This is a predicted structure of a 544-nucleotide part of an RNA (large-subunit ribosomal RNA, domain I) from Sphingomonas sp. SKA58.
Context: one part of a larger RNA
RNA sequence: GGCAUCUGGUGAAUGCCUUGGCAUGUACAGGCGAUGAAGGACGUGGCACGCUGCGAUAAGCGUGGGGGAGCUGUGAGCAAGCUUUGAUCCCGCGAUUUCCGAAUGGGACAACCCACCUUCACCAUUUAAGACUGGUCCAGCCUUCUGGCUGGCCCCGUGUUAAAUGGGAGAGGUAUCACUAAGCUGAAUAAAAUAGGCUUUGGUGAAGCGAACCCGGAGAACUGAAACAUCUCAGUACCCGGAGGAAAAGACAUCAACCGAGAUUCCGUUAGUAGUGGCGAGCGAACGCGGACCAGGCCAGCGCCUGAUAUUUAGUUAGCAGAACGAUCUGGAAAGUUCGGCCAUAGCGGGUGACAGCCCCGUAUGUGAAAGCGAAAUAUCAGGACUUGAGUAGGGCGGAGCACGUGAAACUCUGUCUGAACAUGGGGGGACCACCCUCCAAGCCUAAAUACUCGUACAUGACCGAUAGCGAACCAGUACCGUGAGGGAAAGGUGAAAAGCACCCCGAUGAGGGGAGUGAAACAGUACCUGAAACCGGAUGCCU
Numbered sequence: 001g002g003c004a005u006c007u008g009g010u011g012a013a014u015g016c017c018u019u020g021g022c023a024u025g026u027a028c029a030g031g032c033g034a035u036g037a038a039g040g041a042c043g044u045g046g047c048a049c050g051c052u053g054c055g056a057u058a059a060g061c062g063u064g065g066g067g068g069a070g071c072u073g074u075g076a077g078c079a080a081g082c083u084u085u086g087a088u089c090c091c092g093c094g095a096u097u098u099c100c101g102a103a104u105g106g107g108a109c110a111a112c113c114c115a116c117c118u119u120c121a122c123c124a125u126u127u128a129a130g131a132c133u134g135g136u137c138c139a140g141c142c143u144u145c146u147g148g149c150u151g152g153c154c155c156c157g158u159g160u161u162a163a164a165u166g167g168g169a170g171a172g173g174u175a176u177c178a179c180u181a182a183g184c185u186g187a188a189u190a191a192a193a194u195a196g197g198c199u200u201u202g203g204u205g206a207a208g209c210g211a212a213c214c215c216g217g218a219g220a221a222c223u224g225a226a227a228c229a230u231c232u233c234a235g236u237a238c239c240c241g242g243a244g245g246a247a248a249a250g251a252c253a254u255c256a257a258c259c260g261a262g263a264u265u266c267c268g269u270u271a272g273u274a275g276u277g278g279c280g281a282g283c284g285a286a287c288g289c290g291g292a293c294c295a296g297g298c299c300a301g302c303g304c305c306u307g308a309u310a311u312u313u314a315g316u317u318a319g320c321a322g323a324a325c326g327a328u329c330u331g332g333a334a335a336g337u338u339c340g341g342c343c344a345u346a347g348c349g350g351g352u353g354a355c356a357g358c359c360c361c362g363u364a365u366g367u368g369a370a371a372g373c374g375a376a377a378u379a380u381c382a383g384g385a386c387u388u389g390a391g392u393a394g395g396g397c398g399g400a401g402c403a404c405g406u407g408a409a410a411c412u413c414u415g416u417c418u419g420a421a422c423a424u425g426g427g428g429g430g431a432c433c434a435c436c437c438u439c440c441a442a443g444c445c446u447a448a449a450u451a452c453u454c455g456u457a458c459a460u461g462a463c464c465g466a467u468a469g470c471g472a473a474c475c476a477g478u479a480c481c482g483u484g485a486g487g488g489a490a491a492g493g494u495g496a497a498a499a500g501c502a503c504c505c506c507g508a509u510g511a512g513g514g515g516a517g518u519g520a521a522a523c524a525g526u527a528c529c530u531g532a533a534a535c536c537g538g539a540u541g542c543c544u
Base pairs, nucleotide, nucleotide: 001543002542003541004540005539006538007537008536009535015529016493017492020464021463022461023460024459025458026457027456028455029453030452031209032208039100040099041098042055043054044053046078047077050074051073061094062093063092064091065090066089070082071081072080105114106113107112115174116173117172118171119170120168122167123166124165125164126163127162128161129160131158132157137152138151139150140149141148142147176206177205178204179203180202181201182199183198184197185196213244214242215241216240217239224231228278254261255260265292266291267290268289269288275283276282296445297444298443299389304384305383306382307381308380309379310378311377312376315373316372317371319367320366321365325340326339327338329336341358342357343347349361350360351359394418395417396416397415398414399413400412401411404430425440426439427438428437429436480487481486500528503515504514505513506512
């Protein structure tokens, strides 16, 4: 030095576990905001750093319910307290709610700076009124001649009320826009009127945030065509506007085919068919049929629609009751073993020192609301809708949408130019004409079936189990990186219980270790379950 065996260190795999995720289903909810939101800053505790809660009334205040023995969040410690006169806790309603933020008095480098107006607790001064005490003076009465009582004037003092002035913590108001009311004005155009303008005026509303779904406006390119230009990707992505719990559409100027159907929406099929297409790549229906759901109304009236209020009510926002077991053995511990019982409308599940129907929480089942919300129903009240639709239908030019790329291109929309008829009429039936059939445009509203999930509750999983599952099981959109937009981690496990090693020794009053003790176990000692391998030692044996 090598090999083998054993024994250690390092290291963290593996096994087991789960507080966290993921997905699906059902029900609910589908909004919050000038009564100041979402999101934050700063404060707030006896000691108080973070998180959580809360807001100068600041881990909280009031009140109405529930509940019934402990409580003062995490948080373990000390201190000081509260609580059967019902605390802590849970639910409803209310109060408070700094500053920033749409942020809205003006400004600004968010959480800061600077204002104006009004009001007012209170303070000071002045004036006035009346009250009280004391004093001077005057008048009257009584009088024991000391004085007492009553009234008047003035002054001082005290306090009250009212007014004015000054100060004044605090409170309220002061943005913009739209509509509306009132007032003042006011053209083209002589007057008048109208349009328009103005107002420290009154009233109402808007704004901003929010995951997807929806409607509209505007609208790419990479890509595919094995290049590329029409085409495709795609009316997709992105952007903007608007709304709702859904939105949109919707009550035939529709289809069909000589039979008939009867609003819209969605699903299956028709069908990758008919078509369209540098007839390339591709794009791609409809009629009909089967389902889901079904609902029709209005334009002057016994009607319809919308809103408000009241009453009743399902439900919802805390809860409550809730059956039935003991012994033996092993063990640190019994829920395990053995023996003998019991309950079950409850043997889903979780916890308890190993595996519990009968120990605990629960579960089946039954039951409960002072207060708030409240589908739905009923009643009352209030409001709204103005006559069948002309610069329309149609046509020319240019585009777009229809599965349909200009094509034989009907149909729908319209930038532009035109331009009918009036039910004795008009539209459509894929150029166009005739016949026939069918419908009645140019006004309005309309639930359900459908789409989605930032969320709430419950349930489930041949979903994950810490390099997995959300990026995040842990104080994570954190630490950290970047000027910024933005990017973005790692990190779980002692034990049943801290019983977390009193005391002694070595050592530097260390680090670390050895005893002792706890514990079932300390090779479970907070660098803590298990503890593989790489890597590094030690011991023994063999070889060189």

The coordinates come from a structure-prediction model, not an experiment, and the mean pLDDT is 81.